[in-house]
Molecule: transfer RNA
Organism: Parcubacteria bacterium C7867-007
RNA sequence: GCUUGGGUAGCUCAGUUGGUAGAGCGUUCCCCUGAAGAGGGAAGGGUCCCCGGUUCAAAUCCGGGCCCAAGCA
Numbered sequence: 001g002c003u004u005g006g007g008u009a010g011c012u013c014a015g016u017u018g019g020u021a022g023a024g025c026g027u028u029c030c031c032c033u034g035a036a037g038a039g040g041g042a043a044g045g046g047u048c049c050c051c052g053g054u055u056c057a058a059a060u061c062c063g064g065g066c067c068c069a070a071g072c073a
Base pairs, nucleotide, nucleotide: 001072002071003070004069005068006067007066010025011024012023013022019056027043028042029041030040031039049065050064051063052062053061
């Protein structure tokens, strides 16, 4: 340099027929306990990497960047 895959919550990742953004773990609170753990319940947490475009509407489609991984040279 080229090709392919990826970038979404603190972490690991879902979400491609375009239509109000999710799960598990973690965090906080409550129940339970002598206390803790386990278990149950609830809450909080995201400008979906950036900039444009298409569209009534974009995490999702198109273009250009940046970063990560693998392969090729």